This is a predicted structure of a 512-nucleotide part of an RNA (small-subunit ribosomal RNA, 5' domain) from an uncultured bacterium. Rfam family: Bacterial small subunit ribosomal RNA. RNAcentral holds the full RNA, with entries from Greengenes. Its mean pLDDT, the model's own confidence on a scale to 100, is 84.
Context: one part of a larger RNA
RNA sequence: GGACGAACGCUGGCGGCGUGCUUAACACAUGCAAGUCGAACGGGGUUGCAGGGAUAGUUUACUAACCUUGCAAUUUAGUGGCGGACGGGUGAGUAACACGUGGGCAACCAACCUUAAAGAGGGGGAUAACAACGAGAAAUCGUUGCUAAUACCGCAUAAAGUUAGCUAAUCGCAUGAUAAGCUAAUGAAAGGAGAAAUCCGCUUUAAGACGGGCCCGCGCCUGAUUAGCUAGUUGGUGGGAUAAAAGCUCACCAAGGCGACGAUCAGUAGCCGAUCUGAGAGGAUGACCGGCCACACUGGAACUGAGACACGGUCCAGACUCCUACGGGAGGCAGCAGUGGGGAAUAUUGCACAAUGGGGGAAACCCUGAUGCAGCAACGCCGCGUGGAGGACGAAGGUUUUCGGAUUGUAAACUCCUGUCAUUUGGGAAGAUAAUGACGGUACCAAAUGAGGAAGCCACGGCUAACUACGUGCCAGCAGCCGCGGUAACACGUAGGUGGCGAGCGUUGUCC
Numbered sequence: 001g002g003a004c005g006a007a008c009g010c011u012g013g014c015g016g017c018g019u020g021c022u023u024a025a026c027a028c029a030u031g032c033a034a035g036u037c038g039a040a041c042g043g044g045g046u047u048g049c050a051g052g053g054a055u056a057g058u059u060u061a062c063u064a065a066c067c068u069u070g071c072a073a074u075u076u077a078g079u080g081g082c083g084g085a086c087g088g089g090u091g092a093g094u095a096a097c098a099c100g101u102g103g104g105c106a107a108c109c110a111a112c113c114u115u116a117a118a119g120a121g122g123g124g125g126a127u128a129a130c131a132a133c134g135a136g137a138a139a140u141c142g143u144u145g146c147u148a149a150u151a152c153c154g155c156a157u158a159a160a161g162u163u164a165g166c167u168a169a170u171c172g173c174a175u176g177a178u179a180a181g182c183u184a185a186u187g188a189a190a191g192g193a194g195a196a197a198u199c200c201g202c203u204u205u206a207a208g209a210c211g212g213g214c215c216c217g218c219g220c221c222u223g224a225u226u227a228g229c230u231a232g233u234u235g236g237u238g239g240g241a242u243a244a245a246a247g248c249u250c251a252c253c254a255a256g257g258c259g260a261c262g263a264u265c266a267g268u269a270g271c272c273g274a275u276c277u278g279a280g281a282g283g284a285u286g287a288c289c290g291g292c293c294a295c296a297c298u299g300g301a302a303c304u305g306a307g308a309c310a311c312g313g314u315c316c317a318g319a320c321u322c323c324u325a326c327g328g329g330a331g332g333c334a335g336c337a338g339u340g341g342g343g344a345a346u347a348u349u350g351c352a353c354a355a356u357g358g359g360g361g362a363a364a365c366c367c368u369g370a371u372g373c374a375g376c377a378a379c380g381c382c383g384c385g386u387g388g389a390g391g392a393c394g395a396a397g398g399u400u401u402u403c404g405g406a407u408u409g410u411a412a413a414c415u416c417c418u419g420u421c422a423u424u425u426g427g428g429a430a431g432a433u434a435a436u437g438a439c440g441g442u443a444c445c446a447a448a449u450g451a452g453g454a455a456g457c458c459a460c461g462g463c464u465a466a467c468u469a470c471g472u473g474c475c476a477g478c479a480g481c482c483g484c485g486g487u488a489a490c491a492c493g494u495a496g497g498u499g500g501c502g503a504g505c506g507u508u509g510u511c512c
Base pairs, nucleotide, nucleotide: 001512002511003510004509006508007507008506009505010504013384014383015382016381017380018379019377020376021342026340027339028338030337031336032335035082036081037080040079041078043076044075045074046073047072048071049070050069051068052067053066055064056063057062089295090294091293099219100218101217102216103215104214105213108212109211113208114207115206116205117204118203119202121155123153124152130145131144132143133142134141135140161186162185163184164183165182166181167180169178170177171176191200192199193198221267222266223265228258229257230256233255234254235253236252237251238250239249240248270292271291272290273289274285275284276283277282297318298317299316300315301314320331321330322329323328348374350373351372352371356370357368358367359366360365387417388416389415390414397408398407399406400405421453422449423448424447425446426445427444431439456501457500458499459498460497461482462481463480467496468495469494470493471492477484478483
């Protein structure tokens, strides 16, 4: 000198764009943050229409309420489907194939989407809802009975599928890969909407795309006042497990494997693109934004599923908080707001799904604290303003003085203007493609008003731009270093003046 997610002191007009718990991965009141589909299914509610029954008013007939059947519209607790593995948060752990980079898989998976081929025949038994009864303070649960499906389960059919056996071709990278033929075994399916056409689904196979899994080379902080470490340890054979190679796991066998090219141990730490600095090499950092990883009160575990060992799922244990009829239950903000606490320190319990994107749905649409916006904060960067021109008789006042003057100083007054910002009034967007705008009557435009409402902070001994007076008297105090102060202090305090920067200025901290 530059930089900062900064803080503190003094001061503070406006706008744009950003940024905002770095500390206690401390504890959390309250609300919201993941639902959706009635065009998968049975039932219930409401309304309307039609039919029937019986009652009341009452003149045949009409009207009113009730029960029941059917249809239609609408709604939805449950079964079922898809999604809750994304999006959002945090950085505790991790020195590791976690990450970065370059490769490999002849060792793999893949819901939704796209393309292509083929198929969807015929059956069965349940169960929630519901009802009855019961248990419990509650959370919730039990027994019996009834019922549906795109829920569940057999059977049939099927190969380019899988497995086993045989024949035999081409190729490669060692195990092998690809294609073909024969035999045997195994192995699928679901309907819905519509008047129909058709559309949306379903099953199997092949390929693609998106996304993942595993393996390897290299890179990746400090300490030797850590020198030896290791028994599933290193390798083999054979089972098992997995989507898949592998001590991944198990049985047996062998005795290996790593290490001064730093193993092991200890400390610290999420990694990177990048950011800051620097001429560069390098050094430091890893806030925001983007990629990857890890975690979700602490520890462990699996289930479901294409995908999790799952932040707002399940089970177990623990700590903590809450409810309780003491038998037993409920909970998890490192989602968005917000509260307490800690701290030098960090915001609103806001608006909207209008846009972008996501989930569900045939769609209408619903959900979305993702997101878009608004609010707060000079926290940062950038821009603008606080007026412009003229104005000497160098006014008054202040300061100083050698009492002549000097300085503040064209500064003010005064004259003539301007209208950025501001205020008031009127108009008023783009963002949306036909409709739909939270932002927002916002940005912007026009008119009017009137210099009015808008300047401070630090320094002035040298380094270092900028000096005098008074007060104080080694006191009070200053100070980054050198050093000032003990009666003429340009160094302390105040005033005047001056210098620097300016809606900021200075200090502190950290990095280069």